About this RNA:
Model confidence (mean pLDDT): 76 of 100. A computed fold for a 366-nucleotide RNA from Arthrobacter sp. AQ5-05, annotated as Bacterial RNase P class A. It matches the Rfam family "Bacterial RNase P class A". Rfam links the family to the GO terms ribonuclease P activity, tRNA processing and dimeric ribonuclease P complex. It is annotated as a ribozyme. NCBI's taxonomy places the organism under Bacteria, Bacillati, Actinomycetota, Micrococcales, Arthrobacter.
């Protein structure tokens, strides 16, 4: 210098004018007016996971249903994060993984191909018979060819008519025993076994673990009105009387009173941020100090102008340079995605121009 990897940061700045919302102060009977302070994001988004909070349900357990899926840790919790293991990609920095079990059982494996799972014989090879000498028929075989994503271990040898784990050696893989290391996933090593067991669980299923439902329009408080309900008193009827029963579509008093709409609470100080220090590889945690700054309710946080900054294009004036080109000045245009609605932790998605730090590879120079 060129190309790349990872992480972090920013989301234009200042001024003027007008406008909007909460709060406080002042004025006003009130409606309201004036002043001051504060007023969105890295994703506020999607609402995909996980929690807090609220109400309902609930003895306990099991089934059903849903979810998660290497190991260890972090956390309030998670499908998130960190570290490691295994597998894959990259020369590397580094990145990616829906990563339990097909030897529990059942199912499925298109097309092609002879044959797709306790398989099979198209070509070929070998043997026998026949032969019109082209080949045909019967048998053996699975080493070679061909099909396919995949063909029932691989290489070499023994063996054989040709062959074959039929037998042997080594290798791969499976099952299993032991030793060493590790908390563990797992890794390294030694041995034994039958010679071999295909793929698919993002197929049913099995195993382990987790899960009650609804959501701030949750839920609660206040005031008044109405429908209505109940109780007591009173009056009428029934009866000889009391109790009881019954009637009062119009008596009196008291209590209760769903839902909608209104006001208020919930509502923003919280698993919160920052700095330092300690523990830990890290995620994160402990302690100390310190900071706090939206709460609207049909939903405020905006618009215009000016200057500067950044990016692109153009022009040719100036400066540098042999030139390509670079810098300054001037003009025009551009400056994203998107916006709280109970609150947090994540994930995913959208998006602008860059800046910084660490690391890797290549080339050149010293």
């Nucleotide at each position: 210098c060129g190309g790349g990897a990872u992480g972090a940061c920013c989301a234009g700045a200042c001024g003027a004018u007008c406008g909007c919302g909460u709060g406080c102060c002042a004025c006003g009977c009130a409606a309201g007016u004036g002043g001051c302070c504060c007023g969105a994001g890295g994703a506020a988004c999607g609402u995909c996971c996980g929690g807090g909070c609220u109400c309902c349900a609930c003895a306990g357990a099991a089934c059903a249903g849903g979810g998660u899926g290497g190991u260890g840790g972090g956390u309030a919790a998670c499908g998130c994060c960190c570290a490691c293991u295994c597998g894959g990609g990259g020369u590397a920095a580094c990145c990616c993984g829906c990563a339990g079990g097909c030897u529990a059982g059942u199912g499925c494996c298109a097309c092609a191909g002879a044959g797709a799972a306790u398989a099979g014989a198209c070509c070929g090879c070998c043997c026998g018979c026949a032969u019109u000498c082209g080949u045909g028929c019967g048998g053996g075989u699975a080493a070679g060819g061909g099909u396919g994503a995949a063909a029932c271990g691989g290489u070499g040898g023994u063996g054989u008519a040709a062959g074959a784990g039929a037998c042997c050696a080594c290798c791969a893989g499976c099952a299993u025993u032991c030793c060493a290391g590790g908390u563990g996933a797992c890794u390294g090593g030694a041995g034994u076994g039958g010679c071999u067991u295909g793929g698919u669980a993002a197929a049913c299923c099995c195993c382990a673990c987790c899960c009650g439902g609804a959501g701030c329009a949750a839920g609660g408080u206040c005031a008044g009105a109405c429908a209505g309900a109940c109780u007591g008193c009173u009056g009428g009827g029934u009866u000889g009387u009391u109790c009881g029963c019954u009637c009062a579509a119009u008596g009196c008093a008291g209590u209760c009173g769903g839902g909608u709409g209104g006001a208020c609470c919930g509502c923003u100080u919280g698993a919160g941020g920052g700095u330092g220090u300690c523990g830990g590889c890290a995620a994160c945690g402990g302690c100390a100090c310190u900071c706090c700054u939206a709460g609207a309710u049909a939903g405020a946080u905006g618009a215009u102008c000016g200057u500067c900054a950044c990016c692109g294009c153009g022009a040719u004036u100036c400066g540098g340079g042999u030139a390509a080109c670079c810098g300054a000045c001037c003009g025009c245009g551009g400056c994203a995605c998107a916006a709280a609605a109970c609150c947090c932790g994540g994930c995913g998605u959208a998006c602008g121009c860059g800046u910084c730090a660490u690391c890797c590879c290549g080339u050149c120079c010293a």